Context: one part of a larger RNA
RNA sequence: CGUAGGAUACUUGAGAGGAGCUAACCAUAGUACGAGAGGACCUGGUUGGACGUACCUCUAGUGAGUCGGUUGUCACGCCAGUGGCACUGCCGGGUAGCUAUGUACGGAACGGAUAACCGCUGAAAGCAUCUAAGCGGGAAGCCGGCCUCAAGACAAGGUAUCCCGGUCGAAAGACCCUAAAGACCCCUUGAAGACUACAAGGUUGAUAGGCUAGGUGUGGACGUGGAGUAAUCUACGGAGCUAACUAGUACUAAUAGGUCGUGAGG
Numbered sequence: 001c002g003u004a005g006g007a008u009a010c011u012u013g014a015g016a017g018g019a020g021c022u023a024a025c026c027a028u029a030g031u032a033c034g035a036g037a038g039g040a041c042c043u044g045g046u047u048g049g050a051c052g053u054a055c056c057u058c059u060a061g062u063g064a065g066u067c068g069g070u071u072g073u074c075a076c077g078c079c080a081g082u083g084g085c086a087c088u089g090c091c092g093g094g095u096a097g098c099u100a101u102g103u104a105c106g107g108a109a110c111g112g113a114u115a116a117c118c119g120c121u122g123a124a125a126g127c128a129u130c131u132a133a134g135c136g137g138g139a140a141g142c143c144g145g146c147c148u149c150a151a152g153a154c155a156a157g158g159u160a161u162c163c164c165g166g167u168c169g170a171a172a173g174a175c176c177c178u179a180a181a182g183a184c185c186c187c188u189u190g191a192a193g194a195c196u197a198c199a200a201g202g203u204u205g206a207u208a209g210g211c212u213a214g215g216u217g218u219g220g221a222c223g224u225g226g227a228g229u230a231a232u233c234u235a236c237g238g239a240g241c242u243a244a245c246u247a248g249u250a251c252u253a254a255u256a257g258g259u260c261g262u263g264a265g266g
Base pairs, nucleotide, nucleotide: 001152005163006162007161008160009159010158011157015149016148017147018146021049022048023047024046025045026044027043033038051106052105053104054103055102059100060099061098062097066093067092068091069090070089071086072085073084074083075082076081110144111143112142117137118136119135120134164265165176166175167174168173177263182260183259184258185257186202187201188200189199190198207253208252209251210249211248212247213246214245217241218240223236224235225234226233227232
């Protein structure tokens, strides 16, 4: 810009893409078959491998703004307690998120048309013949079925709802009045993201921060008392601290405002 008014939701699916793998074992059955040795079709079930999709409850990894330990040194006047630097100083853990080695699921069933091939009926050609007319069966393959995208599918689809004037004029339009529904700018943000877009919200508000409570992690804070010459131990005390998690709560910030979009539609 188009989709012959403008919007907001929800859709149909022309078309396009993805997927399509495979093994072993058990039963049937040591049956059919075979002198024996051996050993099935078919059908039903179980467990895997590789591949793919989603997810983070479990297991495992990461986790530079979380907890603890610890060395050297500097600072806070000193002790104690802390902080800075030393690869994140080093070491032991670890929330969220992101992950796989973890968890769940998938390939299908089924239908249609067929290939090779197997048939029925059947003439030309009194026979025979699956074929010439006609009618069946038949594959991991083909078309559907499953998943994703999809109306710029220019044949531009469908459904629901919302919105929009007076005078004059044959109409186009002119004048006056009016900026609707809705959208955006802007702002608070996000399991969304390069930007944009998308999604949640903007006081009629839980969108983010803060605070409160909880959870999770770490692992027993500071201080004081007690024991010990001391290192250290112990009681108060599952203590103190705790990121991205959960809920609540307007304390802070989403204030105020502006722009587009018209008037019933070739």
This is a predicted structure of a 266-nucleotide part of an RNA (large-subunit ribosomal RNA, domain VI) from Pajaroellobacter abortibovis. NCBI's taxonomy places the organism under Bacteria, Myxococcota, Polyangia, Polyangiales, Pajaroellobacter. The coordinates come from a structure-prediction model, not an experiment, and the mean pLDDT is 90.